[in-house]
RNA sequence: CUCAUCGAGACCGGCUGAGGGAUAGGCCCAGUGACGCCGGGGCAACCAUCAGGACUAACCAUCCUGAAAAGGUGCCAACUCCUACGGGGUACCCACACUGGUACCACGACAGAUGAG
Numbered sequence: 001c002u003c004a005u006c007g008a009g010a011c012c013g014g015c016u017g018a019g020g021g022a023u024a025g026g027c028c029c030a031g032u033g034a035c036g037c038c039g040g041g042g043c044a045a046c047c048a049u050c051a052g053g054a055c056u057a058a059c060c061a062u063c064c065u066g067a068a069a070a071g072g073u074g075c076c077a078a079c080u081c082c083u084a085c086g087g088g089g090u091a092c093c094c095a096c097a098c099u100g101g102u103a104c105c106a107c108g109a110c111a112g113a114u115g116a117g
Stems, first nucleotide, its partner, number of pairs: 001117006011040005019029003023084004041076003046072002049067006080111001085108002088105006
């Protein structure tokens, strides 16, 4: 840099001891010990493995479906905790419309995480 996925799932023990969830706002977690480190356990199924199918004259490659969980990663508070940028929808308010404000809803983009290349 490219591609795929990101509302599911999965906790105990030991050590340590004050902040942690990147930033800001919010909202949470935390001396009933969070965060972090170590050990064990687990979740999941990206790669690898196996089976079937598509394609092919055939094979390879590729793609689709499924199985399994011994290998390589990953993960085990909250949707990637929510929002941040963009346009849109619904309701209410500003006497109406425009403009605007508040709340909510889904979407897209950016950023990020993980895997594969």

A computed fold for a 117-nucleotide RNA from a marine eukaryotic metagenome, annotated as SAM riboswitch aptamer (S box leader). The RNAcentral record of the sequence draws on MGnify. Rfam family: SAM riboswitch aptamer (S box leader). From the family's description: The SAM riboswitch is found upstream of a number of genes which code for proteins involved in methionine or cysteine biosynthesis in Gram-positive bacteria.